[in-house]
């Protein structure tokens, strides 16, 4: 310097074919129970990386930018 590919709740990761964002384990509360623990029920948490386009409607199709990731190239 090239090509790909990731990016979505605190963490890990889901979302068919463009049409209401969802799960696990964290956290919160409550019941249960011999336990700081297990187990059960309930809850809150989201500018979908960022700025733009497309389109009636983008997590999703384009673009461009940020970060990570692999390949391959330079490195007389």
């Nucleotide at each position: 310097g090239a090509g790909c590919c990731c990016u979505u709740a605190g963490c890990u990761c889901a979302a068919c074919c463009g049409g209401c964002a969802g799960a696990g384990c964290a956290c919160c509360u409550g019941a249960c129970u011999c336990u700081u623990a297990a187990u059960c029920a309930g809850g809150g948490g989201g500018u979908u990386g960022u700025g733009g386009g497309u389109u009636c409607a983008a997590u999703u199709c384009c673009c461009a930018c940020a970060g990570g990731g692999c390949u391959c190239a330079c490195c007389a």
This is a predicted structure of a 76-nucleotide RNA (transfer RNA) from a Nautiliaceae bacterium.
It was read from a public genome assembly.
Model confidence (mean pLDDT): 81 of 100.
It matches the Rfam family "tRNA". Rfam describes the family as follows. Transfer RNA (tRNA) molecules are approximately 80 nucleotides in length.